[in-house]
Notes
This is a predicted structure of a 424-nucleotide RNA (Bacterial RNase P class A) from Deinococcus sp. HSC-46F16. The sequence is in RNAcentral, with records from ENA. Lineage of the source: Bacteria > Thermotogati > Deinococcota > Deinococcaceae > Deinococcus. Its Rfam family is "Bacterial RNase P class A". Gene Ontology terms of the family: dimeric ribonuclease P complex, ribonuclease P activity and tRNA processing. Its mean pLDDT, the model's own confidence on a scale to 100, is 75.

RNA sequence: GCGGGGAGGCUCACGGCCGCGCCUCUGCUCACGCAGGGGUGAGGAAAGUCCGGGCACCGCAGGGCAGGAUGCCAGCUAACGGCUGGUCGGCGAGUCAAGCGCCUACCCGAGCGCCAGGUCGGGGGGGAGGCGGCGAAGCCGAAGGACAGUGCCACAGAAACCAGACCGCCAUCUCCAGACAGCCCCGGCGCGGGUGGAGCUGGUCAGGGUGAAACGGUGCGGUAAGAGCGCACCAGGCCUCCGGGAGACCGGAGGCGCUGGUAAACCCCAUCCGGUGCAAGACCCGACAGCGCGGGAGGAACGGCCCGUUCCGAUGAUCGCCAGGAUGGUCGCUUGAGGCACGCGGCGACGCGUAUCCCAGAGAGAUGGCCGUGCCCCACCCCCCGGUGGGAGACAGAACCCGGCUUACCGCCUCCCCGCUCCA
Numbered sequence: 001g002c003g004g005g006g007a008g009g010c011u012c013a014c015g016g017c018c019g020c021g022c023c024u025c026u027g028c029u030c031a032c033g034c035a036g037g038g039g040u041g042a043g044g045a046a047a048g049u050c051c052g053g054g055c056a057c058c059g060c061a062g063g064g065c066a067g068g069a070u071g072c073c074a075g076c077u078a079a080c081g082g083c084u085g086g087u088c089g090g091c092g093a094g095u096c097a098a099g100c101g102c103c104u105a106c107c108c109g110a111g112c113g114c115c116a117g118g119u120c121g122g123g124g125g126g127g128a129g130g131c132g133g134c135g136a137a138g139c140c141g142a143a144g145g146a147c148a149g150u151g152c153c154a155c156a157g158a159a160a161c162c163a164g165a166c167c168g169c170c171a172u173c174u175c176c177a178g179a180c181a182g183c184c185c186c187g188g189c190g191c192g193g194g195u196g197g198a199g200c201u202g203g204u205c206a207g208g209g210u211g212a213a214a215c216g217g218u219g220c221g222g223u224a225a226g227a228g229c230g231c232a233c234c235a236g237g238c239c240u241c242c243g244g245g246a247g248a249c250c251g252g253a254g255g256c257g258c259u260g261g262u263a264a265a266c267c268c269c270a271u272c273c274g275g276u277g278c279a280a281g282a283c284c285c286g287a288c289a290g291c292g293c294g295g296g297a298g299g300a301a302c303g304g305c306c307c308g309u310u311c312c313g314a315u316g317a318u319c320g321c322c323a324g325g326a327u328g329g330u331c332g333c334u335u336g337a338g339g340c341a342c343g344c345g346g347c348g349a350c351g352c353g354u355a356u357c358c359c360a361g362a363g364a365g366a367u368g369g370c371c372g373u374g375c376c377c378c379a380c381c382c383c384c385c386g387g388u389g390g391g392a393g394a395c396a397g398a399a400c401c402c403g404g405c406u407u408a409c410c411g412c413c414u415c416c417c418c419g420c421u422c423c424a
Base pairs, nucleotide, nucleotide: 001420002419003418004417005416006415007414008413009412010411012374013373014372015371016370017369018368020041021040022039023038024037025036026035027034028033043395047406048405050404051403052402053401054400055277056276057275058274067273068272069271070270071269072086073085074084075083076082087143088141089140090139091138094134095133096132099131100130102127103126104125106123107122108121109120110119111191112190113189114188115187117186118185144268145267149266150265151262152261153260166208167207168204169203170202171201173199174198175197176196182195183194184193216234217233218232219231220230221229235259236258237256238255239254240253241252242251243250244249281331282330283329284328292321293320294319298312299311300310301309302308338357339356341354342353343352344351345350375393376391377390378389379388380387381386
């Protein structure tokens, strides 16, 4: 320098004017309120309401079934499906060239000779890097069980899990032909040699072809042809043992020929889970309707008072008491698993200690608008400094509180890691 990654932080700044919620003080007011001063006033996600808890009320002897959630190991935590550290698997810039496949001048072969090529196979050598091997920083993983059982595997294909025969290969039998034919890589000529064809039944999975996946791969033996049928090596699995580790797991030895996938299909195993949410819930006032108890003759309107008039009242009024009772009031309500700093312990999540700070709490819901300057981007002028003009500042909006996850977002800043290459 180029490329690949990770972590953290900020979320326009300052000033002026106008405005809003809550608290408080002062003045005025009988009061309701009004005016003025002071203080304070959103987020990294306040969001989705997906998980976990606190708190509140209701429910609950104990156990089980059903249902739901989670699922490698260890730790952290109030708890978690979160976080931290590790294990395993996958991806990963790049790198390598053992193996498979590909390309390639040359050589060899496909009975022999001649002609001009092609095709196929092989050899040693070279090349590229398709599959593949290794793999940094780092990223991702619903990562228990497919040796409990059941089910499923589209299309294609003969056959999809224990079976299966389309082509091909092989065998028995039957039929046909038995040669100047046809075939033995393709074309021409000559010579030489070999070989029959069809059908039925059966064997076979090595080969072809299908597919995401075809019963593990390579070689040798074996066989009528074949096959883990046998053997050697390689990949994996299971069992036993040894070693390491707290554990997940890792390394090694031996044995068994044991060798598709799917549990985000049912299912099995283990662990956890009572319900509803601050409109939870507690208290207060009492408009108004109704019930009950007491009491027992008045009560209400008009009016300054009396009389009077009218209305209600023994179907019990007025009155007193009890109970119920709002969209009203107060509390719950914000001091909390709290923030910040330092020290100590721990790889870390985190824990402990000391010191300090108080940081929205409203009413269904205030936190905004304009102007100026600056910050960022673009264009033009300009040697530079700078100037002019234009554009942009997102996502979003606390409502009981807290820990997470996820999603949205204009942009900006800081730090760190890895690979390749260049220079000194």